[in-house]
This record gives sequence, structure tokens and C1' cells, in this order.
RNA sequence: GAGUAUGGCGGCUAGGGUUCCGGCCUUUCCAGGGGUGACUGGUCCGAGAGCUGCCGCCGGCGGGAGAGACAUCCCCGCCGGAGCACGGCGGGACAAAAGCCCGGGAGAC
Repeated sequence: GAGUAUGGCGGCUAGGGUUCCGGCCUUUCCAGGGGUGACUGGUCCGAGAGCUGCCGCCGGCGGGAGAGACAUCCCCGCCGGAGCACGGCGGGACAAAAGCCCGGGAGAC
């Protein structure tokens, strides 16, 4: 310097805002309307560096089919593995914001 691999999906949470519901204020007693997220909340969004489940992947062992036999390939089961990860500014989407996306980015070590 180059190549390959460190996977996919779901559930939950940290977190997030305010389209809807609700709360509070107001109009107007009511339906209705307006305001408010430095309103606890329900719906909603939601992690590469959070948790978890399933599938896939890798290693070992055992078994099965084919094959003269072994190996390779295929199928099933069991056990195990899957490392490390500091990180802006700014921009983007949805109603809006965010640990979402740009992004394991820029940069740092």
C1' cells in the first nucleotide's frame, strides 16, 4: 500500500421531540376554537461504539445419505466463538427532535 471478513431482522431501553390523545391556560357555561413540550404522561421516532431473541457465519465433536473406501460436498444434532471501538462542527427526514441517517464519516490515539 492492496484485498477479504467482523452479517441480517425483530423486541426492549438510554435518549428524543410535539402530528394525534391527554394535562395546564384561555375563549365561552357546553360543543367547538386558540396557546403551551424549561407539561409528569399514552400514541410516535429511537442506538456502530446499549441489552436481548431468532436466523445466518466460523471452530470442534457425533450421526446420516451418496460413494468400493477415504477425502470433498450436502443434511441433522450438541458444545463453543463472534475481537476492539475516543469522536466533532455541519447537514437531512418525518409534525418535530434525537445517541435516527450522512457516520466505525472528518478528526484524534